[in-house]
Context: one part of a larger RNA
Molecule: small-subunit ribosomal RNA, 3' major domain
Organism: Caedimonas varicaedens
RNA sequence: UGACGGGGGCCCGCACAAGCGGUGGAGCAUGUGGUUUAAUUCGAAGCAACGCGCAGAACCUUACCAGCUCUUGACAUGGGGAUUAUGGAGAGGAGAGAUUCUUUCCUUCAGUUCGGCUGGAUCCCGCACAGGUGCUGCAUGGCUGUCGUCAGCUCGUGUCGUGAGAUGUUGGGUUAAGUCCCGCAACGAGCGCAACCCUCAUUUUUAGUUGCCAUCAGGUUUGGCUGGGCACUCUAAAGAAACUGCCGGUGAUAAACCGGAGGAAGGUGGGGAUGACGUCAAGUCCUCAUGGCCCUUAUGGGCUGGGCUACACACGUGCUACAAUGGCGGUGACAGAGAGGAGCAAAGGGGCGACCUAGAGCGAAUCUUUAAAAGCCGUCUCAGUUCGGAUUGCACUCUGCAACUCGAGUGCAUGAAGUUGGAAUCGCUAGUAAUCGCGGAUCAGCAUGCCGCGGUGAAUACGUUCACGGGCCUUGUACA
Numbered sequence: 001u002g003a004c005g006g007g008g009g010c011c012c013g014c015a016c017a018a019g020c021g022g023u024g025g026a027g028c029a030u031g032u033g034g035u036u037u038a039a040u041u042c043g044a045a046g047c048a049a050c051g052c053g054c055a056g057a058a059c060c061u062u063a064c065c066a067g068c069u070c071u072u073g074a075c076a077u078g079g080g081g082a083u084u085a086u087g088g089a090g091a092g093g094a095g096a097g098a099u100u101c102u103u104u105c106c107u108u109c110a111g112u113u114c115g116g117c118u119g120g121a122u123c124c125c126g127c128a129c130a131g132g133u134g135c136u137g138c139a140u141g142g143c144u145g146u147c148g149u150c151a152g153c154u155c156g157u158g159u160c161g162u163g164a165g166a167u168g169u170u171g172g173g174u175u176a177a178g179u180c181c182c183g184c185a186a187c188g189a190g191c192g193c194a195a196c197c198c199u200c201a202u203u204u205u206u207a208g209u210u211g212c213c214a215u216c217a218g219g220u221u222u223g224g225c226u227g228g229g230c231a232c233u234c235u236a237a238a239g240a241a242a243c244u245g246c247c248g249g250u251g252a253u254a255a256a257c258c259g260g261a262g263g264a265a266g267g268u269g270g271g272g273a274u275g276a277c278g279u280c281a282a283g284u285c286c287u288c289a290u291g292g293c294c295c296u297u298a299u300g301g302g303c304u305g306g307g308c309u310a311c312a313c314a315c316g317u318g319c320u321a322c323a324a325u326g327g328c329g330g331u332g333a334c335a336g337a338g339a340g341g342a343g344c345a346a347a348g349g350g351g352c353g354a355c356c357u358a359g360a361g362c363g364a365a366u367c368u369u370u371a372a373a374a375g376c377c378g379u380c381u382c383a384g385u386u387c388g389g390a391u392u393g394c395a396c397u398c399u400g401c402a403a404c405u406c407g408a409g410u411g412c413a414u415g416a417a418g419u420u421g422g423a424a425u426c427g428c429u430a431g432u433a434a435u436c437g438c439g440g441a442u443c444a445g446c447a448u449g450c451c452g453c454g455g456u457g458a459a460u461a462c463g464u465u466c467a468c469g470g471g472c473c474u475u476g477u478a479c480a
Base pairs, nucleotide, nucleotide: 001480002479003477004476005475007474008473009472010471011470012469013468015464016463019428020427021426022425023424026320027319028318029317030316031315032314033313034311035310042053043052064306065305066304067303068302069301070300073129077128078127079125080124081123082122083121084120087106088105089104090103091102092101093100094099109119110118111117131295132294134293135292136291140289141288142284143283144282145280147278152191153190154189155188156187157186158167159166160165171182172181173180197272198271199270200269202240203239204238205237206236207235208234211230212229213228216227217226218225243266246260247259248258249257250256322421326380327379328378329377330376331375338369339368340367343362344361348357349356350355387418392413393412394411395410396409397408398407434456435455436454437453438452439451440450
């Protein structure tokens, strides 16, 4: 100087407390461990691994296993030789296919000295080489997590100290903040904080179609439908607006704090992006790049089938419930944000339904895809039930070469556990929790996951004694 302390002081955080809802019990989904297996590919491991890499394993993906098969190779560059392009489609034989044999048709680059001569392409030969999701993240780059959006981390000059170092950065106040003020052997500065950026909330101007309809007119297809208009809503560009600016009080005449006015908004207005010096030899050689090592008729390449989907069990994360603030039947209103051409698909028709048919319109402020909970009426009356839906049987639908291993959905039947969950433990302070649906990426098909969107919409916070994490000062130390 740091680190540590079951030392002290001050302060903060959904850290506790006060509340609301969960997890832990059940069934299922999903990830992991373990076990099994020919293989169940690999990585991730307290917080910070475990709905994680995977924004989607039937083939492919795929890295794993079994079998079959290739060896200058699926891909790149260089040399020699042959052909002249070449590319595509179909048929037949062998095969599980990769591959291989035969054959038919279409197509035939540019320049040209008309010579395969040049460029280019294909095939063959041999060698350099290719190739490796093989090892090492403890050789690395890059990227990322975490402490933590915590308020810290440093430097120059000066001064002090023999020196390591100290000072500044401590102290008195204050703040979300090393934020600001005052003081001070310090004076300044840098990286962080804040601001500058995006978005939401108010308003003005400009603009008015695909958006809108107050005024005027028309029609009756009652729909802004048409003429018309741009007032309003909205869209999207430029401005305005909030700064403790004003008033009162407290304070040290400071910084600031408390209350008030005006205001759409008030003291950081809400949300986002933004992550200092560093820590964990944290994670990743399987995104990519890369040193070294290793394989080279195989640890490389191709293919068929299987596996990653196994199942006594254990754990994590979720979904659905156990019901009456509910279930069922009927009726019935209101979004936002997105997406759409190998696409979104309306009206009409068929089917109990999944869906089928049909194809208007739309590369979309024009067309399409657009709610549910809520509300109203009826019924059930506390039951393992008209709760709950697992499991299983039968019959279908869709995607796709192909749903056996191993997809999703529908109808009928079946109707398991479960009556609110031990010890323990998690999230959340406001348009938040809880609850309700909608969309998107990935994607042929396949979310209870992920990322977004809106609807309905609470309770509680006395306070900082205690448990956890962190910041500053101080103290002790046989630790570095």